RNA sequence: UAUUGGGGCGGCGAUGGAGUUCGCCCUCAACCGCCUUUACGGCUGAUGACUCCUACUUACCA
Numbered sequence: 001u002a003u004u005g006g007g008g009c010g011g012c013g014a015u016g017g018a019g020u021u022c023g024c025c026c027u028c029a030a031c032c033g034c035c036u037u038u039a040c041g042g043c044u045g046a047u048g049a050c051u052c053c054u055a056c057u058u059a060c061c062a
Base pairs, nucleotide, nucleotide: 010025011024012023013022016053017052018051019050020049021048033043034042035041036039
């Protein structure tokens, strides 16, 4: 200096925050939604999953 393996830390899972949990990645990485007539087009969801908060949307009541 290069390569490989193990451990730790860390990062990521289509838009915010927190907790729990699952999976993935090891930095040229994990990840970066769907549909269609491919367009100055359309659609769903703040979660990978669960719970809570915030934002947004719909309905009703005061």

Predicted 3D model of a 62-nucleotide RNA (Fluoride riboswitch aptamer (crcB RNA motif)) from a Terriglobales bacterium. Rfam family: Fluoride riboswitch aptamer (crcB RNA motif). On this family, see Baker et al., Science 2012: "Widespread genetic switches and toxicity resistance proteins for fluoride". The sequence was found by an Rfam model in a public genome assembly.